The part of an RNA shown here (large-subunit ribosomal RNA, domain II) has 693 nucleotides and comes from a Candidatus Omnitrophota bacterium. Lineage of the source: Bacteria > Pseudomonadati > Candidatus Omnitrophota. RNAcentral holds the full RNA, with entries from ENA. It matches the Rfam family "Bacterial large subunit ribosomal RNA". Gene Ontology terms of the family: structural constituent of ribosome and ribosome.
[in-house]
Context: one part of a larger RNA
RNA sequence: ACCGACGAGUUACUGUGCGAUGCAAGCUUAACCUUCUACGAAGGGAUGGCGUAGCGAAAGCGAGUCCUAAUAGGGCGAUUUAGUAUCGUAUAGUAGACCCGAAGCUGAGUGAUCUACCCAUGGCCAGAGUGAAGCUUCCCGAAAGGGAAGUGGAGGCUCGAACCCGUCAUUGUUGAAAAAAUGUGGGAUGAGCUGUGGGUUGGAGCGAAAGACUAAACAAACUCAGAAAUUGCUGGUUCUCCCCGAAAUAUUUCUAGGGAUAGCCUCGGGUAAUUAAAUAGUGGGGGUAGAGUGCUGAAUGGGCUGUAGAGCCUUACCAGGUUACUAAGCCCAACCAAACUCCGAAUACCACUAUUUUUUAUCCCGGGAGUAAGACGUUGGGGGCUAAGCUCCAUCGUCAAAAGGGUAUCAGCCCAGACCGCCAGCUAAGGACCCUAAAGAUAAGCUAAGUGGUAAAGGAUGUGAAUUCACAUUGACAACCAGGAUGUUGGCUCAGAGGCAGCCAUCAUUUAAAGAGUGCGUAACAGCUCACUGGUCGAGUGAUUUCGCGCCUAAGAUGAACGGGGCUCAAGCUUAUUUCCGAAGCUGUGGCAUUCGAUGCCGCAAGGCGUCGAUUGGGUAGGGGAGCAUCCUGUUUUGCCGUGAAGGUGGACCGUAAGGACCACUGGAGUAAACAGGAGAGAUUAUGUCGGU
Numbered sequence: 001a002c003c004g005a006c007g008a009g010u011u012a013c014u015g016u017g018c019g020a021u022g023c024a025a026g027c028u029u030a031a032c033c034u035u036c037u038a039c040g041a042a043g044g045g046a047u048g049g050c051g052u053a054g055c056g057a058a059a060g061c062g063a064g065u066c067c068u069a070a071u072a073g074g075g076c077g078a079u080u081u082a083g084u085a086u087c088g089u090a091u092a093g094u095a096g097a098c099c100c101g102a103a104g105c106u107g108a109g110u111g112a113u114c115u116a117c118c119c120a121u122g123g124c125c126a127g128a129g130u131g132a133a134g135c136u137u138c139c140c141g142a143a144a145g146g147g148a149a150g151u152g153g154a155g156g157c158u159c160g161a162a163c164c165c166g167u168c169a170u171u172g173u174u175g176a177a178a179a180a181a182u183g184u185g186g187g188a189u190g191a192g193c194u195g196u197g198g199g200u201u202g203g204a205g206c207g208a209a210a211g212a213c214u215a216a217a218c219a220a221a222c223u224c225a226g227a228a229a230u231u232g233c234u235g236g237u238u239c240u241c242c243c244c245g246a247a248a249u250a251u252u253u254c255u256a257g258g259g260a261u262a263g264c265c266u267c268g269g270g271u272a273a274u275u276a277a278a279u280a281g282u283g284g285g286g287g288u289a290g291a292g293u294g295c296u297g298a299a300u301g302g303g304c305u306g307u308a309g310a311g312c313c314u315u316a317c318c319a320g321g322u323u324a325c326u327a328a329g330c331c332c333a334a335c336c337a338a339a340c341u342c343c344g345a346a347u348a349c350c351a352c353u354a355u356u357u358u359u360u361a362u363c364c365c366g367g368g369a370g371u372a373a374g375a376c377g378u379u380g381g382g383g384g385c386u387a388a389g390c391u392c393c394a395u396c397g398u399c400a401a402a403a404g405g406g407u408a409u410c411a412g413c414c415c416a417g418a419c420c421g422c423c424a425g426c427u428a429a430g431g432a433c434c435c436u437a438a439a440g441a442u443a444a445g446c447u448a449a450g451u452g453g454u455a456a457a458g459g460a461u462g463u464g465a466a467u468u469c470a471c472a473u474u475g476a477c478a479a480c481c482a483g484g485a486u487g488u489u490g491g492c493u494c495a496g497a498g499g500c501a502g503c504c505a506u507c508a509u510u511u512a513a514a515g516a517g518u519g520c521g522u523a524a525c526a527g528c529u530c531a532c533u534g535g536u537c538g539a540g541u542g543a544u545u546u547c548g549c550g551c552c553u554a555a556g557a558u559g560a561a562c563g564g565g566g567c568u569c570a571a572g573c574u575u576a577u578u579u580c581c582g583a584a585g586c587u588g589u590g591g592c593a594u595u596c597g598a599u600g601c602c603g604c605a606a607g608g609c610g611u612c613g614a615u616u617g618g619g620u621a622g623g624g625g626a627g628c629a630u631c632c633u634g635u636u637u638u639g640c641c642g643u644g645a646a647g648g649u650g651g652a653c654c655g656u657a658a659g660g661a662c663c664a665c666u667g668g669a670g671u672a673a674a675c676a677g678g679a680g681a682g683a684u685u686a687u688g689u690c691g692g693u
Stems, first nucleotide, its partner, number of pairs: 001693006011095013026050003032044005054061002064076004098236002101233001105226006116200009125190001127159003130155001134151007163187003168183004202218001204214002239627006249262005263371002265368006275361001276358003279354006290343001291341002296337002300333005308326002310323004374399004379394005404415003419591004424587003430581003433565003439578001441577006452567001458552002462549005468543004479536005485509003490504003515530001519528002592617002595614008628682001630679008639671002647666005653660002
């Protein structure tokens, strides 16, 4: 891991609701007793229980009673009569209470053969080195004392085996080993190591102290018991079909991943009223969007005034004068506000009306729940960076609990809500060149960028459409040829300043035209050029604004920014039109079931079986209903069975399903159906338990 078996809402008592049955203003027995055909039944047995009357703390009174001195007041009652016993079922409470699972707590015991410390008694430490005190001799010294040599052999001394330890590294890490091996390392006469025997223990011991150690386990050992401790936490919880179908919110909670109450779901009963919903009309209140600036506040410029401040003038002081200063106030203009409003919608909400649509959807009472982690999208906002697949509200939708079609792929987007069958039809979103179902459809444009098939500020003689203005056969624009002069080197400035460093002025003349000069240039001139003019040429040219589609901007790690092929008067984009494809939508057709209504038959009734019409049938948590199968018991079939039961294997049969027949083989002794009753009553999952492989 697989296969098989086992494996989880039970039982008792007490309530409550519903259903059934008996009796009924009553209902009912408990213990116990008697009898019998005796695991049971029948009969007896009112002590008691519930109901029939309440009120009061009570005495008590009583359709009333209590409060009070008393109430004409108030509270609770009566005036509205159905209960009770048993059974079934649902649910609650008390019990282990659906099953498995803690860490822990308490009690009584067992442990110091491991290890910590202690006691008693024993044992062990190769060899080498160093050379303390003391002693002897000698020397110095008056002495105290000092020195030298020798001797001596101290030390938690040195090196280093045994022995003890365990520093570092590698290996090992389902090991050779539940702590080792190899190399390396520390101590090695000491607070040393060690044998044997003994002592101290669980809130206790022992500890050169690490919360270490107390038998491979210690921030409180181990064994048994209380004990099925408790667990708001995790996991698991076993057959089928039918009807309905949520929530992820509010309040509160030592509460936040748990509860209680409400909301939303379901089932039963009741009420039937223009109850509810939609739509329309009428009538309301509002202070949002917007707008506005009268108020409150913010904020820019200007004007008026110039009491205030500041500067200046004047001054012994008081004061006074003055200003391209600041600034309150007033006025004008323009602007702003969630906590501003002289104003003010659309929606939403409330009420009434309708004889419009749905037709009980509303409301009340009661039984049973689940939910109280929500997610994304649209719209309106708060927080954040007008960041987030962010977070918090409101609103609607989808998912959750929803399959199908589209979006290549893709819970939350678009379309659309799957009872079942069909080799029938029509459509939605989205599509119609091929992959791939359907027009290489029609008409008119645009795009040249593979734009389409990612992105901004910004940039650009891309291109199309439109607008306005100017110039132009009295010849424009571009190109080419020619001119572009004179007073004059204007004046000033300056070393110089001659159109062209700078400042001022910017006239006049000759002209077809020519600026006291557009740019380059020179030290300054010179030189080149432009404006302007003529000629050649011969038809459009130049500028502004707006819109459509494109271009650049555009750098990343496999090639990867149309699903692919591939596409250019498209198979791209815009506009218009027709046809077609396209889903579990709609239709057609056959069938099953739900609910309601009408109706026929049967039945004492509950109800059952039909026919017709309408309606409904996605579904998690969850509520309700109806069934299948297993084992046991009772009754019936005087059932079946060695002429072969149960069980097993196989099979093309039946039923909406759980399931049920039949046949063959196997098997070798029990067993079926119908109707009742009763449960140790259904397993792909609990790191489930046991067995097998």